[in-house]
Parts: sequence; C1' cells; structure tokens
RNA sequence: UUUAACCAGCGGGGGAGCCCGGUAACGGGCUGAGAGGCGGGAGACCGCGACCCCUAACCACCUGAUCAGGUUCGGACCUGCGAAGGGAGCGCCCACCAUGAGCAU
Repeated sequence: UUUAACCAGCGGGGGAGCCCGGUAACGGGCUGAGAGGCGGGAGACCGCGACCCCUAACCACCUGAUCAGGUUCGGACCUGCGAAGGGAGCGCCCACCAUGAGCAU
C1' cells in the first nucleotide's frame, strides 16, 4: 500500500398444513416460527394471501414420500432418511481490523 468480516441501501426465495365428527353448513382439536382469511368449485381440490421464516446455508423450503420405525382417539406428531440431492444477493463513504499479498528498512 492492498485485501476480510460486520453494515447503510436496494432486492430475492419459501411455507400458509393436519386430525376427528357431520350430507353439508359448520363444530371440536394437534404441532409449530407461521398455518387468520378471501375467491372459484357439487365435491375432491385449485388460486390469492395476512402472518411467519430464510437469503451460501449440518435450523427457510422442496425432492425422496401414498417412504420406514415409533407414538396417538387420530395424525403429515416424534425419529430416521440427512454431514443426502436441490435451493434465493449484491453491497457506498469514513473508521476499525482477523488473515493473506506486495514494496521498503
């Protein structure tokens, strides 16, 4: 002299579920960070979404999965799978400064 991390700022990626009763409307519950609702549909279900989480990651989330073992009235609840595969970002000025590099002494 130069080089990280952190950070202003501007973006981005996801989830929005499940069980029981009921013809249905609806009612009662479960886990959790979150799962309130709105619209369409005879229904199964589909779309939008408040809210919450995540953004380089062994803690967002997806795939495997109509998975396997366990638990429970039931279950997508717990555990395994899983140090798995995939998965969305850039970063001002000044100061400080880990590490590395260059030059000089």
Model confidence (mean pLDDT): 76 of 100.
The RNA shown here (TPP riboswitch aptamer (THI element)) has 105 nucleotides and comes from an Actinomycetota bacterium.
Of the family's consensus pairs, 100% are formed in the model.
The source organism's lineage runs through Bacteria, Bacillati and Actinomycetota.
Its Rfam family is "TPP riboswitch aptamer (THI element)". For this family Rfam cites "Thiamine derivatives bind messenger RNAs directly to regulate bacterial gene expression" (Winkler et al., Nature, 2002). Its family is annotated with thiamine pyrophosphate binding in the Gene Ontology.
It was read from a public genome assembly, where an Rfam model found it.